[in-house]
A computed fold for a 72-nucleotide RNA from Candidatus Yanofskybacteria bacterium RIFCSPHIGHO2_01_FULL_44_110b, annotated as transfer RNA. NCBI's taxonomy places the organism under Bacteria, Bacteria candidate phyla, Candidatus Yanofskyibacteriota. The same sequence occurs in records of 6 taxa. The coordinates come from a structure-prediction model, not an experiment, and the mean pLDDT is 80.

RNA sequence: GUCCCCGUAGCUUAACGGAUAAAGCAGCAGCCUUCGAAGCUGUUGAUGUGGGUUCGAUUCCUGCCGGGGACG
Numbered sequence: 001g002u003c004c005c006c007g008u009a010g011c012u013u014a015a016c017g018g019a020u021a022a023a024g025c026a027g028c029a030g031c032c033u034u035c036g037a038a039g040c041u042g043u044u045g046a047u048g049u050g051g052g053u054u055c056g057a058u059u060c061c062u063g064c065c066g067g068g069g070a071c072g
C1' cells in the first nucleotide's frame, strides 16, 4: 500500500429495518448477618464518529477513527 473482519454499559454478550436497546458479571443503595461473604430486592450506566437511504437505522450504504488478520 491492497483486501477482509470487528467496534453496543466498566467487562462479556443479545437485539426480522419497527415497543421504553435486553441480559450476565461488576458498581451503588437497601434487606439479611454481631461484622463480613453468600443470598434477596431495587437502582445507575451503552449503539466509535460524520454523512446518506428510509415513514422509521444498532441493523443497509459510505468517508473518517480505532482494533485484529491476510498478502505484498
Stems, first nucleotide, its partner, number of pairs: 001071007010025004018055001027043005048064005
About this RNA:
Rfam family: tRNA. The family's RNA type in Rfam is transfer RNA.